[in-house]
Context: one part of a larger RNA
Order: sequence, then structure tokens, then C1' cells
RNA sequence: UUGGGCGUAAAGAGCGUGUAGGCGGCUGGGUAAGUCAGAUGUGAAAGUCCCGGGCUUAACUCGGGAAGUGCAUUUGAUACUGCUCAGCUAGAGUAAGGGAGAGGAAAGUGGAAUUCCUGGUGUAGGGGUGAAAUUCGUAGAUAUCAGGAGGAACACCGGUGGCGAAGGCGGCUUUCUGGCCCUAUACUGACGCUGAGACGCGAAAGCGUGGGGAGCAAACAGGAUUAGAUACCCUGGUAGUCCACGCCCUAAACGAUGUUCACUAGGUGUUGGGGGUAUUGACCCCCUCAGUGCCGUAGCUAACGCAUUAAGUGAACCGCCUGGGGAGUACGGUCGCAAGACUAAAACUC
Repeated sequence: UUGGGCGUAAAGAGCGUGUAGGCGGCUGGGUAAGUCAGAUGUGAAAGUCCCGGGCUUAACUCGGGAAGUGCAUUUGAUACUGCUCAGCUAGAGUAAGGGAGAGGAAAGUGGAAUUCCUGGUGUAGGGGUGAAAUUCGUAGAUAUCAGGAGGAACACCGGUGGCGAAGGCGGCUUUCUGGCCCUAUACUGACGCUGAGACGCGAAAGCGUGGGGAGCAAACAGGAUUAGAUACCCUGGUAGUCCACGCCCUAAACGAUGUUCACUAGGUGUUGGGGGUAUUGACCCCCUCAGUGCCGUAGCUAACGCAUUAAGUGAACCGCCUGGGGAGUACGGUCGCAAGACUAAAACUC
């Protein structure tokens, strides 16, 4: 290379936008590059294969033929692919009318709770645990009432509910803003799919500068436990957690399942639309589109399981895998303030 694979055995990039490239709907005309057929030339000799000849045979050798899957020129064919012209509407998109939503950004605002401060009432305990102690408290704590400050998070609603490409998103109001779904028409007329590089986004932790700091809490201190206890438990507590701007770019970034399209029994729940039937009306019932769950047939699978949200049957494109360890390491390179990230071996060994 041929070939085989990627839910759990090695293997789907964390996610998107998109360049080159690859692939691409229906009808007709042209062309004839790919494709197919014929002809001609060439494809050295030796070698190989076939038929003969010469050494007593063979090896060896001589003659003739074939083959030489290729290339070039030329003449044709036109189904498919390409190119080109014209057209179409089933893919894709636009307009119109409706709809749902924690989608994003900014500003404002609300109540509950914790903590702290001030004042009142009040007196000896509180707190904590398996039990305790450290700890707080007669300088008046805990409890309770009133007032104030400040930060963070939004109970109930809340739901295998919704939205988002993923990360993720949850009090309320306003402004700005992205995407999605449905309906019947109108319009554009293949404008599509994927996507090496590239670019953008990307939880938490971490980093830089400046703020903020209620609660929680790495580190740290103390008290316990224990043979020890650099832990689990308790009392404290600093970074951090929060905000602005700039970095970092990782994850069990998981559905451990790349994206897109087509096809292949059903049943049942739920979310958002549309239609029908029925009704005084809301329900109910039936059909349908888009999502989200459960069960299950065929089929698939090593099994587990998957099963119209496929891991079934096919097509297009990308990424990735090739025994375990060494190792996601070394070296080199790129990026980063750093931490480190990305790319990525070998010796050796089993």
C1' cells in the first nucleotide's frame, strides 16, 4: 500500500465559522478532456513463453514467432463524469404572518438568609462532637426586638421542562441583540454538503493590573482521633471564590457515540406550533411538523446493549487508531508573564 476499525477493547478533534480541496438535484443542446472501441507507429538487444535447429543428452547456444498490460498519433462512440449553453423546482435560501424560550450583552431594581455594627430586653452560659477540647461569653455572649452596613446567591414556580454550536444559561424590569419552530402563498433558481490549514468561542483552577470581600474556604494554626495522623471530625483562617480589563486553553470538555443527507414496524409520555372533528365554551378525540424521554420489531453487536434522537441499511467529507511499559515523556519547534499548553520520538524492556 491492499485491507480492518473508532459507545465500553487502541481510536471522534471540546465546539463552531469558513479558505483550498473532495463530493454534489432534475431536463435538453453542444463539446469530446476523462471513459470505451478500431487503426498506425513505437515499445533496442539479451532475458521470459511457444515452435524448430546445433553440440551423443542436458546445461548452453542459434533461428522464427508471441508477449511486452505502456506511450504517441489518428479515426470513431457519447451512456456516465468533466466543460459550456439554455431551462426547471423536489435541495438551499429570501419575503409575509404567527409562536415558545434560564440564548447573549448592558443598565437598574427586589425580598429571604448569613455576617458585622449601634441601641433595647435579659443572665450564665453558648458553640461544637461519637464523646470532647481548642473557641466565644460577667469588659454581658447565646436568645429576642428595633435600626443600620455590606457582599454573594436567587427558595417556592422547577419539570429525563426550555434555550444554546459547545463550554454553558435560573429573582424581577428595561434597552440592545443572535438563533430556532410553525403556516399558507410569493420570489431566487443548485446559490448545496464536508472541510487540511486558518480564524473565533471555550467550565473550573491558575496568572497580571486595579477594585471588592458577607458566606464559604486550598495553604496555614490550634483542638481531637490514632501506634503514628503532615488526613477524615472540630474551632479559627489567607489566597481564591465576586467585579472590570487582559492572559491562560485544559477536563470523565461524556451520549466516553464527528458533521450532513436518504431509507427502514410499532407503542407510550412530555414541550412548542398547525389542521380536523366535536362543543354554548374550555376540555376530550383524530391527523401532522419540530424537539425531548421511556419501551420495543427487523437488523446490528464479542457481549452489554443500540434500535426513525441507530450502535440498522447506504452515500459524501473530515479527524483519529495499529501490543503493554518507557510516554503524552525527552529533544527540537510554536505559543505563554509564569504555571504550562500544543506538536511529538527513540534506546531499553515484557
Molecule: small-subunit ribosomal RNA, central domain
Organism: metagenome